A computed fold for a 350-nucleotide part of an RNA from Streptosarcina moshanensis, annotated as small-subunit ribosomal RNA, central domain. Rfam family: Bacterial small subunit ribosomal RNA. The gene name in the source record is rrn16S.

Context: one part of a larger RNA
C1' cells in the first nucleotide's frame, strides 16, 4: 500500500452549520471530452513466449514470427458519464390552513421545607452512631405557638411519555423568538446528499472580575475505628454549589451504533395529526403520515445479539482503526490567564 473493518474486540470527530471537493431525479436535441471500435506509425537491440535450425545433448547460439499493452495520428459509434440547450414534477424548498410541545431567551408571582432572628410556653436534656465520643444547653437548648428575615430547589400531576442538533430542558404565569408534525395541493423548477480547511454551540468541574451565600460540602479540624486509619462512620466547616459579565472545550458527551436515499414478513400498546365509519357530540372500530417503545421472520453476527428507529440489502460522501507496553507520553507549534487543550512520535521491550 493492496485489501479488510469500525454495537461490545483496535476503530464513528461531543453536536450541528457550511466553503473547496466527491456524488447527484426524469424526457429529448446537439458536442465528442472520458468510453468502444477499424486503420496507420512507433515502442533500438538483446531478453520473455511460439516454429524451425546448428553444437553428440543440454545450458548455449542462429533465422523467422506473434499475442498482451503504452503513446501518437486518422476514420466511425453515441448507449452510458460529461458539456451546451429547451422542457417536467415524483427530490428539495416557498406560500397558505391547522396542530402538539418541561425548545430558547427575559420579566413577573407563589407554596412546602431548611436555617437564622424576635417572643409565648417548657423544663433537663439534645443530637448523633453498630457502640459512642467531639458538639449544642441552665447565659433556658431539643420540642411547641406566633412573628420576621434569608438563599436555593421546585414535591404529586409524572409516564416504558414530549421537546431540542448535540450538551440538555419541569411550581404558575405574561411577552419575545427558533424548529417539528399534519392537511390540501398553489408556486418554484432539481436549487439536492455529504463535506477536507472554516465557523458556531458544548454537562461537570476549574479560572478572572463583582456581587450573593440558607442548605449541601472538596480541602482543613476535631471524635471514633484501627495495629496504623493520611478512609469509610460522626460533628463542625473554606473554596464551591446560585447570580451578572468574561474563559476553558474537556465527559461512560453512550444507543460504546456518523449523515443521506432506497427496498426487505408480522403482532403488540403509545405520542401529535388527517381520512373513513358512527354519533347530538366525545369514545369505539378501521385506515394514512410523522415519532417514540416492546416482542419477533428472513438475513446479519464470533458469540451476545440487531432486527422498517438494522448491526439487513444496496449507493453516495465524511471521520477513524492497522499487536500489547512505552504513551496520548516526549518535542515543536497552535491556542489558553492559568489548570491544561488539541495536533503527536521514537528508542526501547514483550
Nucleotide at each position: 500500500u493492496u485489501g479488510g473493518g469500525c454495537g461490545u474486540a483496535a476503530a464513528g470527530c461531543g453536536u450541528c452549520u457550511g466553503u473547496a471537493g466527491g456524488u447527484g431525479g426524469c424526457u429529448u436535441g446537439g458536442u465528442a471530452a472520458g468510453u468502444c471500435u477499424g486503420c496507420u506509425g512507433u515502442c533500438a537491440a538483446a531478453g520473455c513466449c511460439c516454429c524451425g535450425g546448428g553444437c553428440u545433448u543440454a545450458a548455449c547460439c542462429c533465422u523467422g514470427g506473434a499475442c498482451a499493452g503504452g503513446c501518437a495520428g486518422u476514420g466511425g459509434a453515441a448507449a452510458c458519464u460529461a458539456c451546451c440547450g429547451a422542457g417536467c414534477u415524483u427530490g428539495a424548498g416557498u406560500a397558505c390552513g391547522g396542530u402538539a410541545g418541561g425548545g430558547g431567551c427575559a420579566g413577573a408571582g407563589g407554596g412546602a421545607a431548611u436555617u437564622c432572628c424576635c417572643g409565648g410556653u417548657g423544663a433537663a436534656g439534645c443530637g448523633g452512631u453498630g457502640a459512642a465520643a467531639u458538639g449544642c444547653g441552665u447565659a433556658g437548648a431539643u420540642a411547641u405557638c406566633g412573628g420576621g428575615a434569608a438563599g436555593a430547589a421546585c414535591g404529586c400531576c409524572a409516564a416504558c411519555a414530549g421537546c431540542g442538533a448535540a450538551g440538555g430542558c419541569a411550581c404558575u404565569c405574561u411577552g419575545c423568538u427558533g424548529g417539528g408534525c399534519c392537511g390540501a395541493c398553489a408556486c418554484u423548477g432539481a436549487c439536492a446528499c455529504u463535506c477536507a480547511g472554516a465557523g458556531a454551540c458544548g454537562a461537570a468541574a476549574g479560572c478572572u472580575a463583582g456581587g450573593g451565600g440558607a442548605g449541601c460540602g472538596a480541602a482543613u479540624g476535631g471524635g471514633a475505628u484501627u495495629a496504623g486509619a493520611g478512609a469509610c462512620c460522626c460533628c463542625a466547616g473554606u473554596a464551591g454549589u446560585c447570580c451578572u459579565a468574561g474563559c476553558c472545550g474537556u465527559a461512560a458527551a453512550c444507543g460504546a451504533u456518523g449523515g443521506a436515499u432506497a427496498c426487505u414478513a408480522a403482532g403488540c400498546g403509545c405520542u401529535g395529526u388527517g381520512c373513513g365509519u358512527a354519533u347530538c357530540g366525545a369514545c369505539c372500530c378501521g385506515u394514512g403520515c410523522a415519532g417514540a417503545g416492546c416482542u419477533g421472520a428472513a438475513g446479519c453476527u464470533a458469540a451476545c445479539g440487531c432486527a422498517u428507529u438494522a448491526a439487513g440489502u444496496a449507493u453516495c460522501c465524511c471521520g477513524c482503526c492497522u499487536g500489547g507496553g512505552g504513551a496520548g507520553u516526549a518535542c515543536g507549534c497552535u491556542c489558553g490567564c492559568a489548570a491544561g487543550a488539541g495536533u503527536g512520535a521514537a528508542a526501547c521491550u514483550c